Record summary:
c-di-GMP-I riboswitch aptamer, 89 nucleotides, folded computationally. Of the family's consensus pairs, 95% are formed in the model. Rfam family: c-di-GMP-I riboswitch aptamer. Gene Ontology term of the family: cyclic-di-GMP binding. The sequence was found by an Rfam model in a public genome assembly.
RNA sequence: AUUUGAUAAAGGCAAACCCAUUGAAAAGUGGGGACGCAAAACUAUAGGGGUUAAGGCGGAAUUUUCCGCUAAACCAGCCAGUUACCGAU
Numbered sequence: 001a002u003u004u005g006a007u008a009a010a011g012g013c014a015a016a017c018c019c020a021u022u023g024a025a026a027a028g029u030g031g032g033g034a035c036g037c038a039a040a041a042c043u044a045u046a047g048g049g050g051u052u053a054a055g056g057c058g059g060a061a062u063u064u065u066c067c068g069c070u071a072a073a074c075c076a077g078c079c080a081g082u083u084a085c086c087g088a089u
Base pairs, nucleotide, nucleotide: 003088004087005086012037013036017032018031019030020029021028022027035077041082042081043080047079048078049075050074051073055070056069057068058067059066060065
């Protein structure tokens, strides 16, 4: 440097769910908890994809509300990009 991931060692992260908290929601954060992960580290208008719809726009109804569209709100544990520990070759 290339390829690669032993049921190895040292360690790391933490899904669902529960509690607290922020938020309209998606979801975030802290604690508990482990389904899993060799990048489950970082990157979210300025690669693709996905989630939500407070506000806005349109429609219905006409107190209250309901439906559709919409991201400058989110998701990196969907793909992708970038960087990297330990080991093997």